[in-house]
Context: one part of a larger RNA
Molecule: small-subunit ribosomal RNA, central domain
Organism: Trichopus zeylanicus subsp. travancoricus
RNA sequence: UUGGGUGUAAAGCAUCUAUAGGUGGCUUUUCAAGUCCACCGUCAAAUCCCAGGGCUCAACCCUGGACAAGUGGUGGAAAUUACCAAGAUGGAGUGCAAUAGGGGUAGAGGGAAUUUUUGGUGGAGCAGUGAAAUGCAUAGAGAUUGGAAAGAACACCAACAGCAAAAGCACUCUGUUGGCCUAACACUGACACUGAGAGACAAAAGCCAGGGGAGUAAAUUGGAUUAGAUACCCUAGUAGUCCUAGCUAUAAACGAUGGAUACUAGGCACUGUGCAUAUUGACUCAUGCAGUGCUAUAGCUAACGUGUUAAGUAUCCCAACUGGGGAGUAUGUUCACAAGAAUGAAACUC
Numbered sequence: 001u002u003g004g005g006u007g008u009a010a011a012g013c014a015u016c017u018a019u020a021g022g023u024g025g026c027u028u029u030u031c032a033a034g035u036c037c038a039c040c041g042u043c044a045a046a047u048c049c050c051a052g053g054g055c056u057c058a059a060c061c062c063u064g065g066a067c068a069a070g071u072g073g074u075g076g077a078a079a080u081u082a083c084c085a086a087g088a089u090g091g092a093g094u095g096c097a098a099u100a101g102g103g104g105u106a107g108a109g110g111g112a113a114u115u116u117u118u119g120g121u122g123g124a125g126c127a128g129u130g131a132a133a134u135g136c137a138u139a140g141a142g143a144u145u146g147g148a149a150a151g152a153a154c155a156c157c158a159a160c161a162g163c164a165a166a167a168g169c170a171c172u173c174u175g176u177u178g179g180c181c182u183a184a185c186a187c188u189g190a191c192a193c194u195g196a197g198a199g200a201c202a203a204a205a206g207c208c209a210g211g212g213g214a215g216u217a218a219a220u221u222g223g224a225u226u227a228g229a230u231a232c233c234c235u236a237g238u239a240g241u242c243c244u245a246g247c248u249a250u251a252a253a254c255g256a257u258g259g260a261u262a263c264u265a266g267g268c269a270c271u272g273u274g275c276a277u278a279u280u281g282a283c284u285c286a287u288g289c290a291g292u293g294c295u296a297u298a299g300c301u302a303a304c305g306u307g308u309u310a311a312g313u314a315u316c317c318c319a320a321c322u323g324g325g326g327a328g329u330a331u332g333u334u335c336a337c338a339a340g341a342a343u344g345a346a347a348c349u350c
Base pairs, nucleotide, nucleotide: 004321006319007304008303012318015200016199017198021194022193023192026087027086028085033081034080035077036076037075038074039073040072041071042070049065050064051063052062053061054060091191092188093187094186095185097182103177104176105175106174107173108172109171110154114150115149116148117147118146119145120144121143125136126135162169163168206247207246209244210243211242215241216240220236222234223233258317259316260315261314262313263312266295267294268293269292270291271290272289273288274287299306300305323350324349325348332343333342334341335340
C1' cells in the first nucleotide's frame, strides 16, 4: 500500500461552530475538460511470447511475426461527471401564529435545618462505638424554650419525566436572552452535508489575587483496632468546598457506539403538539409530526447483545487502529505562573 476493522478484543476527537478541501437532489439546453470509440505516430536492439529452422537432442543460436499498458495527434459519440444558460420545489432556509421546558445570564425575596451567641427553665451526665476511649460538662454541659447572627444547600412535588452542543441545569419571583418542536399559508430557490488546520465552550481537582468561611473535609493531631496499622472506625481539624476577576484543558468527559441522508415487521408506555368525531367538561376511540423509554421479527454479531433512537441495508465526509511489554516513557518542539497538557519514538525483550 492492498485488505480489514473501530459498543465490550487495538481503534470515534469531551462537545460544538466554521475556513480550505471532498461530496452533492429534479427538468431542459450549451460545451466537450473527464469518459468512450475509430485510425495514425511513438515506445532502440537484445530479452519475454508464438511459428519455423540450425548444431545427433537440449541448453544455445538464426529468421519471421505479435502483444498489453503508457504517451502524442486527427476524426467522432454525448448517456454520465464537470462547465454554460434557463426553470421548478420535494432538500435547506425565512416570515407570520401559538405552546412546552431545572436552557443561559443578571437581580430580588423565602422557609426548614445546622452551627455559634445571648437570656429563661433545669440539675448530671452528654457524645461516640462492634465494644470502647480520646473529647464536652457543676466555671452548669446535653435537653427544652425566647431573641440575634452567619454561611451553604434547596426536603416533599420527582418520574423509566423535561431542557441544553457537550460539560451540565431544580426553593420562589422579575428583567433580559438562545434553541427545539407543531399547524396553516406565503416567500427565497439547492442557498446543502461533512470538515484538515483554526476558534469557542468545557465536571471535579489544582493555581493566582481579593473576599467569605455554617456544615463538611485531603494534610495533620489524638483515641481505638492490630503482630504492626503511616488505613478502614471514633474525637478534633487546616487548605479546599462558596463569591468576584483570571488561569489550567483534563475524566470510565460513557450510549465505552463521529456527523448527515434514504430505506427496512410489529406491540406497549411517556412528553410536546396538530387534526377529526363527541361533549358543559373530564373520559374514550382512531390518527399525523417531533422527542424519550421498554419489548420483539428479519438481518447483523465471535458471543453478549443490537434491532426504525441499528451494532440492519446503502451513499458521502472526517477522526483514529495495525501483537504484548518497554511507554503515553525518553528526546525535541509548542502551550502553561506552576502542577502539568499536547505532539511522541527507539534499543531491548516475550